RNA sequence: GGCCGGGCCCAGGCAGGCGGGGCCCGUGAAUCUGGUCAGGCGGGGAACCGAGCAGCCAUUAGCGGCAGCUCCGCUGUGCAUGGAAAACCCGGCCGCC
Numbered sequence: 001g002g003c004c005g006g007g008c009c010c011a012g013g014c015a016g017g018c019g020g021g022g023c024c025c026g027u028g029a030a031u032c033u034g035g036u037c038a039g040g041c042g043g044g045g046a047a048c049c050g051a052g053c054a055g056c057c058a059u060u061a062g063c064g065g066c067a068g069c070u071c072c073g074c075u076g077u078g079c080a081u082g083g084a085a086a087a088c089c090c091g092g093c094c095g096c097c
Base pairs, nucleotide, nucleotide: 001094002093003092004091005090006089007088009083010082011081013079014078015077016075017074018073019072020071021070022069023068024065025064026063027062033058034057035056036055041050042049043048
């Protein structure tokens, strides 16, 4: 000096990390959610009917949540693929001095 390969650069991809949403689970309103409404109350001659507190059940919003699935975003984390490539860095080979 030349050639080759890699790094550095770009693209999309796959995983990792972080964050957010959904599914899922729990909780969830004395009154202004629903249902069922003991007792009591009211109507009725009665059978029954009515409204309906507590309780119970189911839940909205909200709140909380290991693990799992899924969606989105970010990422001097990792891997390979493709591409660009002047210079720089690393390695190998060859030639010259």